[in-house]
Molecule: c-di-GMP-I riboswitch aptamer
Organism: Bacillota bacterium
């Protein structure tokens, strides 16, 4: 230097509830909050659930797997 791999540290990110806004809805954004996470950053390619004006749309990346970028460096 790089890959594993997570002990330290400096930090990050924000679940449920509640208010607002949007959507038919699933759900998003935004505020308060703080369950958690070492990629809880981003990607809808595969499977899964959800969801609808259903030959087909949409969501969910904090389900799984895969891709890709990234902070620190003990053992």
């Nucleotide at each position: 230097u790089u890959u594993c791999c997570g002990a330290a540290a400096c930090g990050g990110c924000a679940a449920a509830a509640c208010c607002g806004u949007c959507g038919c809805a699933a759900g998003a954004c935004g505020g308060u909050g703080a369950c958690g996470c070492a990629a809880a950053g981003c990607c809808a390619c595969g499977g899964g659930c959800c969801c609808c004006a259903c030959g087909g749309g949409g969501g969910u990346a904090g389900c799984c797997g895969g891709g890709c970028u990234g902070c620190c460096g003990a053992a």